[in-house]
Context: one part of a larger RNA
Molecule: large-subunit ribosomal RNA, domain I
Organism: Porcincola intestinalis
C1' cells in the first nucleotide's frame, strides 16, 4: 500500500427547536409638507463604539389620566444617583426640536459659506441674539419710461402653490421580444417604460340614451346573454351590445328671455360690462291666481367606540420514577373560564391569561336628537328665451368588438360653415313615415380598485441552502457611477461559565470542583457522509 474489525479528528447532514417570514380574513387609517414634510447630516449618555431614543430645554421637560415598587433603554460591571411628597414605565395633550433637505436672503462640491434690513444684548463695536428677506399664480392697491393722458416695466399687503407617498385612479407619450411554426397588414398592447395630475377612492353620471310600435328611464360594478352577434393576410388571433337576475340607489346648478342698480368705451346715441333677483326642460320668461306643503340642512349634542387599564374561578397528598413532576398512583375543586403561552419533562385549578364584566382627566371617530339658513304650487299660450366658428360637409387621422368596409354614432388636425323649436339630433350607408331625444356649460353620495401602514386573528403555509435579499441588512463586501448584494440561529434548568494545584512562552491539556449530563467548556443540543489519522487482524 489494498480489505476488515475498532477507536478518534474534521466536517456541520439529519432530527428536534423558533425569536423571522408568507399567504389572508375581519376592523381601523387611508395622507404627510412653507406652523418647513419624506429621507438625512452631526450632535446628545459619569465612562459610550453600535443600535434605538431624543435635539445644545437633546436615553430627555411640562400638564393630565394610568399604574404602585422599584428604577436611570438593548446591556453585563463599577461609580453617582432618582423614587410613597408615589419615581421608572404606558396612554392624551403640550414646551423644545442644531444643520441638510420642496428648501425658499445669496452662492455651494447636501449637512458648509457669506449677507442686507429692523430691533436687543454690550460703555461700545467690525462681536453675539432675535426676526424679515427665494419663485410664480390670485387679488386689493401704490408708483412710474420711451410718449401729453395712458400702458409697460417696478414696488406693497392678503391668499395660495412648490415637494414627499406601496399599490390603486385619470390624462398625455408610447416600444421591442413574442405569436402568426418565416414575414410586412394584424398580434404582443394602448401592455411596459416616460412625463403630468388627484383622491381615499380616482373615473363616468342624471338622455340631443336604449329600444321597436311595446316600452324603458343618470352612472360604475357583479353573475348571465356569450366565446354568441361579429371583426380578422376570414390567417394567428380578436371580441361587443340590447336585454334578464342581483348590490347600490339621488338628484341637482347655472347661461338666457325678464326686472332692478351700477359702470366703461368711443363721443351723444350706440357699443359693451359688472352686481342682486328671476329661471333651469313632465321647460321657462309673460299675464292671473295661490301664498301653504314638501325637501334638504350648520352649531350644538345624549351617548357609542378607539387610544393607557381593571376585576376575574377552582389543588392537595405521595418513603413512585427522576437533577427537577406539570409524569404516574390517591383524593378532591372550577367551568360563561378544559383559547393560547410559562413555569427544571407532560398543569382546568402555580404564574401570565381566557369566559364574562368594569373603566377615561385629555384627543380624536361615529352619532339619536336639534334646528340656525335655504327650498318652493296652479292655470293660460298671443310675444321672447332655451349654450356658434358650434352642429354638419369634405380631406387626413384616431377611437368605437368593427383591419375602409355598405361604416352609421363618438373625437379632431386642414378647410368650408348652419339653422333657431313650424327648430336641430338619433334609430349602422341613404330616403320617407313613424318613434325616441334636446348637442356645442357645470356638480353629484352609494355600490366599485388598491394596502405603504395600525389592531386582532386565522393556516391540510415555511422552520435557518426553507420562508422576505434579510430570524434582520440594503449591512459587510462590489463597482467611476446608475446599480449589485450575502452569510452567520440553538451551552445549561440555572452560569452555578471551571476557585485551586500541575505541564507549557503561549495556546492548549491533566487533575481538581460545578452540572442530572462537561462525550453540555463558550469552536458549546443532535453530530451522518466525504477526507484525515492510530491500533490490531489479513493479503501482496
Nucleotide at each position: 500500500a489494498g480489505c476488515g474489525c475498532a477507536g478518534g479528528g474534521u466536517g456541520g447532514a439529519u432530527g428536534c427547536c423558533u425569536u423571522g417570514g408568507c399567504a389572508c380574513u375581519a376592523a381601523g387609517a387611508g395622507c404627510c409638507g412653507a406652523u418647513g414634510a419624506a429621507a438625512g447630516a452631526c450632535g446628545u449618555g459619569a465612562u459610550a463604539a453600535g443600535c434605538u431614543g431624543c435635539g445644545a430645554a437633546a436615553a430627555g421637560c411640562c400638564g393630565c389620566g394610568g399604574g404602585g415598587a422599584g428604577g436611570a433603554g438593548c446591556a453585563u460591571a463599577u461609580a453617582u444617583c432618582c423614587c410613597a411628597u408615589g419615581a421608572u414605565c404606558c396612554g392624551c395633550g403640550g414646551a423644545u426640536c442644531u444643520c441638510u433637505g420642496a428648501a425658499u436672503g445669496u452662492g455651494g462640491a447636501a449637512a458648509c459659506a457669506c449677507a442686507c434690513a429692523u430691533g436687543a444684548g454690550c460703555a461700545a463695536c467690525c462681536c453675539u441674539c432675535a426676526u424679515g428677506u427665494a419663485u410664480c399664480c390670485g387679488u386689493a392697491c401704490c408708483c412710474c419710461a420711451a410718449u401729453c393722458c395712458a400702458u409697460a416695466a417696478g414696488g406693497u399687503g392678503c391668499g395660495g402653490a412648490g415637494g414627499g407617498g406601496a399599490a390603486c385612479c385619470c390624462g398625455g407619450u408610447g416600444a421591442a421580444c413574442u405569436g402568426a411554426a418565416a414575414c410586412a397588414u394584424c398580434u404582443a398592447a394602448g401592455u411596459a417604460g416616460c412625463c403630468g395630475g388627484a383622491g381615499g377612492a380616482a373615473a363616468a353620471g342624471a338622455a340631443a340614451g336604449a329600444a321597436a310600435c311595446a316600452u324603458c328611464g343618470a352612472u360604475a360594478c357583479c353573475g348571465g346573454g356569450a366565446g354568441u352577434a361579429g371583426c380578422g393576410g376570414c390567417g394567428a388571433g380578436c371580441g361587443a351590445a340590447a336585454c334578464c337576475g342581483g348590490a347600490g340607489g339621488a338628484g341637482c346648478c347655472c347661461a338666457a328671455a325678464c326686472c332692478g342698480c351700477u359702470g366703461u368705451g368711443c363721443g351723444u346715441g350706440c357699443a359693451u360690462g359688472g352686481c342682486g333677483g328671476g329661471g333651469u326642460u313632465c321647460g321657462g320668461a309673460c299675464u292671473g291666481c295661490g301664498g301653504a306643503a314638501u325637501u334638504g340642512g350648520a352649531a350644538c349634542g345624549a351617548g357609542u367606540c378607539a387610544u393607557a387599564g381593571u376585576c376575574a374561578a377552582a389543588c392537595g397528598g405521595u418513603u413512585u420514577u427522576g437533577g427537577g413532576a406539570a409524569a404516574g398512583c390517591c383524593g378532591g375543586c372550577c367551568g360563561g373560564a378544559g383559547a393560547g403561552g410559562g413555569u427544571g419533562a407532560a398543569a382546568g385549578c402555580c404564574c401570565c391569561g381566557u369566559a364574562g364584566g368594569c373603566g377615561a382627566a385629555a384627543u380624536g371617530a361615529c352619532g339619536a336628537g336639534g334646528g340656525a339658513c335655504a327650498u318652493g304650487g296652479c292655470a293660460g299660450g298671443a310675444u321672447c328665451c332655451a349654450g356658434a366658428g358650434u352642429a354638419c360637409a369634405c380631406c387626413g387621422g384616431g377611437a368605437c368588438a368593427c383591419g375602409a368596409g355598405a361604416a352609421a354614432c363618438c373625437c379632431u388636425g386642414g378647410u368650408g360653415g348652419a339653422a333657431u323649436g313650424a327648430g336641430c339630433g338619433g334609430g349602422g350607408a341613404c330616403c320617407a313615415c313613424c318613434c325616441c331625444g334636446u348637442a356645442a356649460g357645470g356638480c353629484u353620495a352609494a355600490a366599485u380598485a388598491c394596502u405603504c401602514c395600525u389592531u386582532a386573528g386565522u393556516g391540510a403555509c415555511c422552520g435557518a441552502u426553507a420562508g422576505c435579499g434579510c430570524a434582520u441588512a440594503g449591512u459587510a463586501c462590489u463597482g467611476u457611477g446608475a446599480a449589485g448584494g450575502a452569510a452567520c440561529g440553538g451551552u445549561g434548568a440555572a452560569a452555578a461559565g471551571g476557585a485551586c494545584c500541575c505541564c507549557g512562552g503561549g495556546a492548549g491539556g491533566g487533575g481538581a470542583g460545578u452540572g442530572a449530563a462537561a462525550a453540555a467548556g463558550a469552536a458549546c443540543c443532535u453530530g451522518a457522509a466525504a477526507c484525515c489519522c492510530u491500533g490490531u487482524g489479513u493479503u501482496u